[in-house]
């Protein structure tokens, strides 16, 4: 010098839960609040999960079946970023 791998450092992000707001509902937003996260940033291409409103079915207010809704803090994939001592 490069590289791998970590420590610290400076920070970030925010679960369940509780108010409020939108939704049909999963679940999204904001406020509070930290469970935990080295990509828990940011993208739904893959494949999972969830929810069933609209549509089929169903005598039937039961019930099934359906993503064109959702979930990036489920996993793969893609694209960025912070430090890096011994």
């Nucleotide at each position: 010098u490069c590289g791998a791998a970590u420590a610290a450092a400076g920070g970030g992000c925010a679960a369940a839960c509780c108010c409020g707001u939108c939704g049909a509902a999963a679940g999204g937003c904001g406020g509070g609040g930290g469970c935990g996260c080295a990509a828990a940033a940011c993208u739904u291409c893959c494949g999972g999960u969830c929810u069933a409103a609209c549509g089929g079915c169903g005598c039937g207010a039961a019930g099934c079946c359906c993503a064109u809704g959702a979930c990036a803090g489920c996993g793969g994939g893609g694209u960025u970023g912070c430090c890096g001592g011994g």
Molecule: c-di-GMP-I riboswitch aptamer
Organism: Gammaproteobacteria bacterium